This is a predicted structure of a 96-nucleotide RNA (Glycine riboswitch aptamer) from a soil metagenome. The prediction has a mean pLDDT of 80.
RNA sequence: UCACUGGAGAGAGGCCCGCCCCGAGCGGGCCCACCGAAGGAGCAAGCCCCCAGCCACGUGAGGCCAGGCGAAUCUCUCAGGUAAAGCGGACAGUGG
Numbered sequence: 001u002c003a004c005u006g007g008a009g010a011g012a013g014g015c016c017c018g019c020c021c022c023g024a025g026c027g028g029g030c031c032c033a034c035c036g037a038a039g040g041a042g043c044a045a046g047c048c049c050c051c052a053g054c055c056a057c058g059u060g061a062g063g064c065c066a067g068g069c070g071a072a073u074c075u076c077u078c079a080g081g082u083a084a085a086g087c088g089g090a091c092a093g094u095g096g
Stems, first nucleotide, its partner, number of pairs: 001096006011032001013031007033082003039078001040076003046069003053064003
């Protein structure tokens, strides 16, 4: 990376619009509530750096702060999602 299998959470919320086979239908906009497991963002130890600032410095050299890198199933909720089914789905298993 490909195939197969498993795979959670959360309003069938309110108002309005369009389409239609007129239905517990499909799609969209706004508002409120909620979820974290596509994607995205944040950071701990540690590492690097140390121009400037601060501390230390009788030889020798340093330390702090600032800055950079930096993980997740943690955090955020931008995106996405919130009856069942379907789709999607981090991650896991098997095979190539």